[in-house]
């Protein structure tokens, strides 16, 4: 300095044009003398800027950041 892949809740991951889903973990209820398990229910997030489109987490594009590859000549 070039190519690739990645970046979504607090953690691991889905969802690949139609408005973002589960587990764990944390609240709240039940149940229990009482706590753990177990059930119910609740809250939580798409790196950042543009751009295409009615519509973007998805597609195009610049960047920051992680990971892996290449870097003798032209």
């Nucleotide at each position: 300095g070039c190519c690739c892949c990645g970046a979504u809740a607090g953690u691991u991951u889905a969802a690949c044009g139609g408005u973002a889903a589960a587990a764990c973990a944390g609240g709240u209820g039940a149940u229990u003398u009482g706590u753990a398990a177990u059930c119910u229910c609740c809250a939580g997030a798409u790196g950042c800027g543009g751009g295409u489109u009615c519509a973007a987490u998805u597609c195009c594009u610049g960047c920051u950041c992680g990971g892996g590859g290449c870097u003798c000549c032209a």

This is a predicted structure of a 74-nucleotide RNA (transfer RNA) from a Gammaproteobacteria bacterium. RNAcentral holds the sequence, with entries from ENA. Its mean pLDDT, the model's own confidence on a scale to 100, is 81.